[in-house]
This record gives sequence, structure tokens and C1' cells, in this order.
RNA sequence: UUAACACCCGUGGGAGAGACCGGCCCUUCAGUGGCCGGCGCCGAAGGCGCAACGUGCUCGGAAUCGCUCAGGCAGAAGGACCGCGGGAGGUAU
Repeated sequence: UUAACACCCGUGGGAGAGACCGGCCCUUCAGUGGCCGGCGCCGAAGGCGCAACGUGCUCGGAAUCGCUCAGGCAGAAGGACCGCGGGAGGUAU
């Protein structure tokens, strides 16, 4: 100096699944909202699980895979992940 890689900021894109049912509360008396319970459903915050392989032999070990604890099931918000711009790191050469 700087590919890879990872971080921060800005920005664009970004899926799935009941605006379900019952009770109570609030109340502008309209159905939004809140709490509790019930049934159904979704996977892409987070969390958990592991094949190959390694190993000191019970630990390490990936995902958009699996689970569904958490979260979610109009819109909004959130959103893994991807692109672009900027910044600060940074291994190889």
C1' cells in the first nucleotide's frame, strides 16, 4: 500500500403465517388498544441442535438446514440476507 475477511454509519431491496375465538379492563361508545385464556399457523431478530472433520473421548464444529424457547401471523414497525457510497481495521501478495 492493500485483494480476502470482519466492524461502524448512510442508503436501496428484503419472505412466510388467523385484522381468529372467548372473557375482563379502558373508553371518545367506535372498535382500535391493553391483560388473561383457547385453538390454528409461520421462520429470516435472538436462542438451541448437528454431518463431514478435528480431538486430550467429550468437547469443538456450517447454513437461508432442523426445532419453535423467544419472536411473529392487516398496515406500520421489525427483519436474516444482498447491492451501493463513506469511514476505520486488516491477513496474503
A computed fold for a 93-nucleotide RNA from a Thiotrichales bacterium, annotated as Glycine riboswitch aptamer. Its mean pLDDT, the model's own confidence on a scale to 100, is 77. The model forms 90% of the base pairs in the Rfam consensus.